RNA sequence: CGGGUCGGCCGGGCGGUCGCUGGAUCCGUAAGGGUCUGGAGGAAAGUCCGGGCUCCACAUGGCACGGUGCUGGCUAACGGCCAGCGGGGGUGACCCCGGGCAAGCGCAACAGAGAGUAGACCGCCGGAGACUUUGGUCUCCGGCAAGGGUGAAAGGGUGAGGUAAGAGCUCACCGGCCGUCUGGGUGACCAGGCGGGCCAGGCAUGCCCCACCGGGAGCAAGACCAAAUAGGGGAACUAUAAAGCCGCCUGCUUUGUUCCCGGGUAGGUCGCUGGAGCGCUGGAGUAAUCCAGCGCCUAGAUGAAUGACCGCCAGGGGCCCACGCGCCCCCACAGAACCCGGCUUACAGGCUGACCCGGUUU
Numbered sequence: 001c002g003g004g005u006c007g008g009c010c011g012g013g014c015g016g017u018c019g020c021u022g023g024a025u026c027c028g029u030a031a032g033g034g035u036c037u038g039g040a041g042g043a044a045a046g047u048c049c050g051g052g053c054u055c056c057a058c059a060u061g062g063c064a065c066g067g068u069g070c071u072g073g074c075u076a077a078c079g080g081c082c083a084g085c086g087g088g089g090g091u092g093a094c095c096c097c098g099g100g101c102a103a104g105c106g107c108a109a110c111a112g113a114g115a116g117u118a119g120a121c122c123g124c125c126g127g128a129g130a131c132u133u134u135g136g137u138c139u140c141c142g143g144c145a146a147g148g149g150u151g152a153a154a155g156g157g158u159g160a161g162g163u164a165a166g167a168g169c170u171c172a173c174c175g176g177c178c179g180u181c182u183g184g185g186u187g188a189c190c191a192g193g194c195g196g197g198c199c200a201g202g203c204a205u206g207c208c209c210c211a212c213c214g215g216g217a218g219c220a221a222g223a224c225c226a227a228a229u230a231g232g233g234g235a236a237c238u239a240u241a242a243a244g245c246c247g248c249c250u251g252c253u254u255u256g257u258u259c260c261c262g263g264g265u266a267g268g269u270c271g272c273u274g275g276a277g278c279g280c281u282g283g284a285g286u287a288a289u290c291c292a293g294c295g296c297c298u299a300g301a302u303g304a305a306u307g308a309c310c311g312c313c314a315g316g317g318g319c320c321c322a323c324g325c326g327c328c329c330c331c332a333c334a335g336a337a338c339c340c341g342g343c344u345u346a347c348a349g350g351c352u353g354a355c356c357c358g359g360u361u362u
Stems, first nucleotide, its partner, number of pairs: 001358010012313007020039008041333001045344002048342005053218004065214005070084005085098005099209002104207002106203002121148002123144009156174006175199002177196008222270004232261006241255005277296008315330005320324001
């Protein structure tokens, strides 16, 4: 200098004019007005996980259903994060994946003889027969998984023995698996010894098995205040008035007026923002994270505010008979709605740290 890997951060600044909204304060009976002051994000997004909070349900256990899945740690919790382990990819920085297919069942297009208790298409070998130019060829019966061929995948590899030809058929070494033992590690696991020819393919993001976790709904949760109208309950009152029940009386019910009570609607208040909070410093820890001290307060709307315009300066790009204190264009993704911790996705432009590879110079 070029190319790359992994993080951290910013994401316009200043001023003016006109507005919107929360709070404090003043004026006003009120409506409202004045002054001061606060007012979107790194993702406020998707609503995919987890928790707080609220109401409902609930003894425990089991079944069903859903989720998670190497180990250790962090955390309120997690499908998150940190540190490791194993496998795979990359020259490398680094990235991706993670229980069990040696419990059972199931699946595998096309090609291919055969796709899982393998398989004779070509081929190799033996026997019988026929033909023959004596090299062999053809037919039938049988043996064989060494070679070829198909495929994403063909049932360990190399060599030797063995055989008619072959084959873990046998043996040596290598690889895998199972059992067992030793050493190291908290553990996943690593290193090694011994035994067994055991050779067992892939898929669990197929059913399933194992372990662990999980009650439901959500701030339109939920709590409080509470009209008008209609209806409900109770008490009192009266021309003891009218109607109904009964054959009649008593009695009961309904209708009227006044008062009281309670439920709920409109509306309002709370929940509501001071919290697993933010910043700095110190300490523990490889780290995630935790602890201590000091300092700070940082939106709270409810048809839903946080905006619009102008000027100057930044940033990026383009243009030139003109290189100038020139002209033109662009300036993202997006926008709170109870609050947090994550993940994922979107994003004009820019700053910055560590590391890797290649080239060059000293």